[in-house]
Model confidence (mean pLDDT): 81 of 100. Predicted 3D model of a 551-nucleotide part of an RNA (large-subunit ribosomal RNA, domain I) from uncultured Tengunoibacter sp. The full RNA is in RNAcentral, with records from MGnify. Taxonomically the source falls in Tengunoibacter (Bacteria, Bacillati, Ktedonobacteria, Dictyobacteraceae).

Context: one part of a larger RNA
RNA sequence: AGUACGAGGUGGAUGCCUAGGCGCAAAAGACCGAAGAAGGACGCGGAGACCGGCGAAACGUUCAGGGGGAGCUGCAUGCAAGCGAUGAACCCUGAGAUUCCGAAUGGGGCAACCCCUCCAGAGUGAUGUCUGGAGACCGCCUGCUGAACACAUAGGCAGUGACGGGGGGCAGUGGGCGAACUGAAACAUCUCAGUAGCCCGACGAGAAGAAAUCAACCGAGAUUCCCGGAGUAGUGGCGAGCGAAACGGGACGAGCCCAAACCAGAGGUUCUUCGGAACUUCUGGGGUUGUAGGACCAGGAAAAAGGGCGAGGCCGACACACGAACGCGUUGGAACGCGCGACCGCAGCGGGUGAGAGUCCCGUAGUGGACGUCGACCUCAACUGGCUUGGUAUCCUGAGUACCACGAGCCACGAGAAAGCUUGUGGGAAGCCGGGGGGACCACCCUCCAAGGCUCAACAUCUUUUGCGACCGAUAGUGAACAAGUACCGUGAGGGAAAGGUGAAAAGCACCCCGAGAGGGGGAUGAAAGAGACCCUGAAACCACGUACUC
Numbered sequence: 001a002g003u004a005c006g007a008g009g010u011g012g013a014u015g016c017c018u019a020g021g022c023g024c025a026a027a028a029g030a031c032c033g034a035a036g037a038a039g040g041a042c043g044c045g046g047a048g049a050c051c052g053g054c055g056a057a058a059c060g061u062u063c064a065g066g067g068g069g070a071g072c073u074g075c076a077u078g079c080a081a082g083c084g085a086u087g088a089a090c091c092c093u094g095a096g097a098u099u100c101c102g103a104a105u106g107g108g109g110c111a112a113c114c115c116c117u118c119c120a121g122a123g124u125g126a127u128g129u130c131u132g133g134a135g136a137c138c139g140c141c142u143g144c145u146g147a148a149c150a151c152a153u154a155g156g157c158a159g160u161g162a163c164g165g166g167g168g169g170c171a172g173u174g175g176g177c178g179a180a181c182u183g184a185a186a187c188a189u190c191u192c193a194g195u196a197g198c199c200c201g202a203c204g205a206g207a208a209g210a211a212a213u214c215a216a217c218c219g220a221g222a223u224u225c226c227c228g229g230a231g232u233a234g235u236g237g238c239g240a241g242c243g244a245a246a247c248g249g250g251a252c253g254a255g256c257c258c259a260a261a262c263c264a265g266a267g268g269u270u271c272u273u274c275g276g277a278a279c280u281u282c283u284g285g286g287g288u289u290g291u292a293g294g295a296c297c298a299g300g301a302a303a304a305a306g307g308g309c310g311a312g313g314c315c316g317a318c319a320c321a322c323g324a325a326c327g328c329g330u331u332g333g334a335a336c337g338c339g340c341g342a343c344c345g346c347a348g349c350g351g352g353u354g355a356g357a358g359u360c361c362c363g364u365a366g367u368g369g370a371c372g373u374c375g376a377c378c379u380c381a382a383c384u385g386g387c388u389u390g391g392u393a394u395c396c397u398g399a400g401u402a403c404c405a406c407g408a409g410c411c412a413c414g415a416g417a418a419a420g421c422u423u424g425u426g427g428g429a430a431g432c433c434g435g436g437g438g439g440a441c442c443a444c445c446c447u448c449c450a451a452g453g454c455u456c457a458a459c460a461u462c463u464u465u466u467g468c469g470a471c472c473g474a475u476a477g478u479g480a481a482c483a484a485g486u487a488c489c490g491u492g493a494g495g496g497a498a499a500g501g502u503g504a505a506a507a508g509c510a511c512c513c514c515g516a517g518a519g520g521g522g523g524a525u526g527a528a529a530g531a532g533a534c535c536c537u538g539a540a541a542c543c544a545c546g547u548a549c550u551c
Base pairs, nucleotide, nucleotide: 001550002549003548004547005546006545008543009542015536016501017500020472021471022469023468024467025466026465027464028463029462030461031168032167039101040100041099042055043054044053046079051074052059061095063094064093065092066091067090071083072082073081106115107114108113116135117134118133119132120131121130122129137165138164139163140161141159142158143157144156145155172203173201174200175199176198177197183190187237213220214219224251225250226249227248228247234242235241255454256453257452258398262285263284264283265282266281267280268279269278270277271276290432292397293396294395295394296391297390298389299388300387306384307383310380311379312378313377315375316374317373318372320368321367322366326341327340328339329338330337342359343358344348350362351361352360403427404426405425406424407423408422409421410420413439434449435448436447437446438445488495489494508535511522512521513520514519
């Protein structure tokens, strides 16, 4: 030095565990903000660095109501000092308070800082100073004022205005702008994809939505979502690919309002024979459809459905309460094990307790519960709201619209035989004896009424709670089971870790010895200390030691 064995060190694999994650389902909830948000800075504790909580009324209140119950002063032991049956702690509801920054809004600014003006008050002999309030911008409304230019208008000023906006929000949602890598085995049409990204808007959902829709000679009857139809019909350098609809089955279910004709009133302009007329604007009534409807004229009956400020009932949410039934022996450190004998069960889900506990504890089944706040449903109800017959002469029924041409985009549909939808440029109707559609176009037939608007639910997403899991179990599962978006890195945008386990209970080793200490040896605790905090188990690599053999 090697090999083998032994007994150690180191190391932290493995096993077991779970405080944390992941997914699914159901239920409930879903916007916050100038009444100052989201998010922060700085403070608040007896001693207080982090986290959490709170805001100068600061680990909480001179508060109010309800629950709760003998303890309490978070994490967090210990010390100190206190609170509590005159009911503390803790939980719920309501009220109050809430520094500074931040849209940040009196002005400024390198966020959490600096500096003003006015009004009122405190203080001073007076000023400085302090306290409270107001003071940004835009829009609307109202009032006052007011040019060129007479009226007017533009403009200006103000508020008797708790009038609006501004900013934030993971994801969902509507819209505007809009790639490339990639695929086509290259690449240009095409694809990726109207995706990513940026911007705007809105909401608890958003969007869509009550047929100028489909269909096929039968009929259906707003929209949305799901399953099929169907990878079908189509489209496509007919390549790669893209990819419907009718219809059927389900979820849900809800329908309405204007514009116009006509009537009335008010204002304005023009004309005027000063009686008024015409036109126009506003307000109220009327009216809302396609087997056309309405106005208008002539009649009839009588107030339905629906909406609805509010009230009551009932249920639910936001604290909770009651809640059955076991003993002995034995092993053991400990009984929840085993043995014997019982009991409850609308409760033998689950968790804890010194090891497998229906009957020890928390619970579970079941039952009950609210001062207050909020919500769904039902009922009542002021108020609002309408229906119908006949006539068809006249009037109305959404115009730079429909449609056409050219250029584009969207439709599964790439210009194609290319309908339909949207519209940049140009042209440009009919108007109910009217107009659109039925995939070029024409006829017949069928069907529907554009050029105004609103609309619950079914559907998406997020949060919370509950339940569940042939989901993970610390290199896994979230990046994060731990002071984690922390430490650390980066000028910045941004990137981004590692790190769990004594024991049933600290009983966390009094005392003695060696040592400067660290540490160790006795001893004590404990079932165990080879569980001693670098703490469960403790693999391998690696290190030294002992024994044997070999060189």